[in-house]
RNA sequence: GGGCCUGUAGCUCAAGUGGUCAGAGCCACCGGCUCAUAACCGGAAGGUUCCUGGUUCGAGUCCAGGCAGGCCCA
Numbered sequence: 001g002g003g004c005c006u007g008u009a010g011c012u013c014a015a016g017u018g019g020u021c022a023g024a025g026c027c028a029c030c031g032g033c034u035c036a037u038a039a040c041c042g043g044a045a046g047g048u049u050c051c052u053g054g055u056u057c058g059a060g061u062c063c064a065g066g067c068a069g070g071c072c073c074a
Stems, first nucleotide, its partner, number of pairs: 001073007010026004019057001029043004050066005
């Protein structure tokens, strides 16, 4: 330098062919249970869907450019 893949909650990951689709588990927090802790049960919170544009009535999803990481080639 070139090609491919990935980027969504603090972490690991979902989200049919664009249309109630912004979710789950875990961590942490609050409460219950217990003499107490863990485990277990319940609750609430937590989001610039990497960024900037574009297409569209409508974008996490499609297109372009960029950024970061990984793999391969040179």
Predicted 3D model of a 74-nucleotide RNA (transfer RNA) from an uncultured Synergistales bacterium. The sequence was found in a public genome assembly. Rfam family: tRNA. It is annotated as a transfer RNA. The coordinates come from a structure-prediction model, not an experiment, and the mean pLDDT is 83.